[in-house]
RNA sequence: GCCUCCGUAGCUCAGUAGGUAGAGCACCCGGCUGUUAACCGGGCGGUCCCAUGUUCGAGCCAUGGCGGGGGCG
Numbered sequence: 001g002c003c004u005c006c007g008u009a010g011c012u013c014a015g016u017a018g019g020u021a022g023a024g025c026a027c028c029c030g031g032c033u034g035u036u037a038a039c040c041g042g043g044c045g046g047u048c049c050c051a052u053g054u055u056c057g058a059g060c061c062a063u064g065g066c067g068g069g070g071g072c073g
Base pairs, nucleotide, nucleotide: 001072002071003070004069005068006067007066010025011024012023013022019056027043028042029041030040031039049065050064051063052062053061
């Protein structure tokens, strides 16, 4: 330098025909228990990497950046 994959909650990830953003774990509150753990219920939490474009509408499509992984030279 070229090719390719990835970037969504504190962490790991889903969202695979464009139509209100989700799960598990963590954290907080409560239940249960003599207490803790486990288990059960509830809650909190995201400018979807950035910018622009397409569209009535973009996490999803297009272009250009930025960051990371892998491959080739």
This is a predicted structure of a 73-nucleotide RNA (transfer RNA) from a Promethearchaeota archaeon. It matches the Rfam family "tRNA". Its mean pLDDT, the model's own confidence on a scale to 100, is 80.